A computed fold for an 89-nucleotide RNA from an uncultured Burkholderiales bacterium, annotated as c-di-GMP-I riboswitch aptamer. Its Rfam family is "c-di-GMP-I riboswitch aptamer". Rfam links the family to the GO term cyclic-di-GMP binding. The coordinates come from a structure-prediction model, not an experiment, and the mean pLDDT is 88. It was read from a public genome assembly, where an Rfam model found it.
RNA sequence: AACCUGCAAGGGCAAACGCGCCGAAAGGCGGGGACGCAAAAUCACCGGUCUAAUGGGUGCAACCACCCUAUGACAGCGGGAUCGCCAGG
Numbered sequence: 001a002a003c004c005u006g007c008a009a010g011g012g013c014a015a016a017c018g019c020g021c022c023g024a025a026a027g028g029c030g031g032g033g034a035c036g037c038a039a040a041a042u043c044a045c046c047g048g049u050c051u052a053a054u055g056g057g058u059g060c061a062a063c064c065a066c067c068c069u070a071u072g073a074c075a076g077c078g079g080g081a082u083c084g085c086c087a088g089g
Stems, first nucleotide, its partner, number of pairs: 003089004012037002017032001019030004035076001041082003045079003048074003055068005
């Protein structure tokens, strides 16, 4: 330096749920709360998933309904990239 492992200590993160705020929604943020996590740190590059405001289409006299659409999201779905704590090998 690279790789592998996770039995210690010190610490770290925080699912569901409910509260407040933001958002059309998906979802995000804050503070509770802990299901779990050795990258549950960062990045939408590839696949996947969610949403459909906007735009388009169909029906309708209209209200409206339905379908398609990411430019919106998910890094705690998988892969990839970048950086990284402790201990052991």